Source information: Transfer RNA from Salinispora arenicola CNY690, 73 nucleotides, folded computationally.
RNA sequence: AGGGGUGUAGCUCAACGGCGAGAGCGUCGGCCUCCAAAACCGAUGGUUGCAGGUUCGAAUCCUGCCGCCCCUG
Repeated sequence: AGGGGUGUAGCUCAACGGCGAGAGCGUCGGCCUCCAAAACCGAUGGUUGCAGGUUCGAAUCCUGCCGCCCCUG
């Protein structure tokens, strides 16, 4: 330099172009207990990497950048 993959919550990951973007873990509180853990209940969570474009509607499609991974030279 060229090609491919990937970027979503603190972490690991979901989400046919269409209800207000979710789950598990985590964190906080409650309950329980002599105390703690576990279990249970509740709460807490997001500029969907950035900027444009297409569309009635974009996390999703297109373009350009940025980061990471792989391949080729």

Record summary:
Rfam family: tRNA. Its family is annotated with triplet codon-amino acid adaptor activity in the Gene Ontology. The source organism's lineage runs through Bacteria, Micromonosporales, Micromonosporaceae, Salinispora and Salinispora arenicola.